A computed fold for a 71-nucleotide RNA from a Thermoproteota archaeon, annotated as transfer RNA. RNAcentral holds the sequence, with entries from ENA. Its Rfam family is "tRNA".
RNA sequence: GGGCCGGUAGUCUAGAGGUAGGAUCCCGCUCUUACGAGGCGGGGGCCCUGGUUCAAGUCCAGGCCGGCCCA
Numbered sequence: 001g002g003g004c005c006g007g008u009a010g011u012c013u014a015g016a017g018g019u020a021g022g023a024u025c026c027c028g029c030u031c032u033u034a035c036g037a038g039g040c041g042g043g044g045g046c047c048c049u050g051g052u053u054c055a056a057g058u059c060c061a062g063g064c065c066g067g068c069c070c071a
Base pairs, nucleotide, nucleotide: 001070002069003068004067005066006065007064010024011023012022013021018054025043026042027041028040029039030038047063048062049061050060051059
């Protein structure tokens, strides 16, 4: 330099153009003689910039970062 994948809460991970879900974490309540565990509720996220579209995490383009392969 070229090619192919990937980037979503603090962490891990789903996601079909139509309300972003789960686990964990943190906070509160409940339970318990305490503390774990359990139950309920809450908090927190789409790498960036454009484009297409009524509507983009999703499609397109260019960047940035990571991985693999070729040279």